[in-house]
Molecule: transfer RNA
Organism: Thermoproteota archaeon
RNA sequence: GGGCCCGUAGCUCAGCAUGGAAGAGCACCCGGCUUUUAACCGGGGGGUCGCGGGUUCAAAUCCCGCCGGGCCCGCCA
Numbered sequence: 001g002g003g004c005c006c007g008u009a010g011c012u013c014a015g016c017a018u019g020g021a022a023g024a025g026c027a028c029c030c031g032g033c034u035u036u037u038a039a040c041c042g043g044g045g046g047g048u049c050g051c052g053g054g055u056u057c058a059a060a061u062c063c064c065g066c067c068g069g070g071c072c073c074g075c076c077a
Base pairs, nucleotide, nucleotide: 001073002072003071004070005069006068007067010026011025012024013023020057028044029043030042031041032040050066051065052064053063054062
C1' cells in the first nucleotide's frame, strides 16, 4: 500500500441482506420475598447506533470519505 471483517446502553451482543417506533441478557437503582445475604419476582434509569457528508418523505440499515480495532496479502537489504 491492497483486500476482508468489526465499531449499537457500563459489559457481551441482536437488529443491517429486503430503509418505516432503537432492543436483549448481565450489571446498576427502587420495591417485593427472606432473620440477613444470595437466588427469585416486579418496576425503573441509562443510547450523538465510531465521526463527517450524500441519497430519501424517512437511514443503525443504502452510497462516499475518514477514525479506531482485528485478520490476510504485498512492499521494504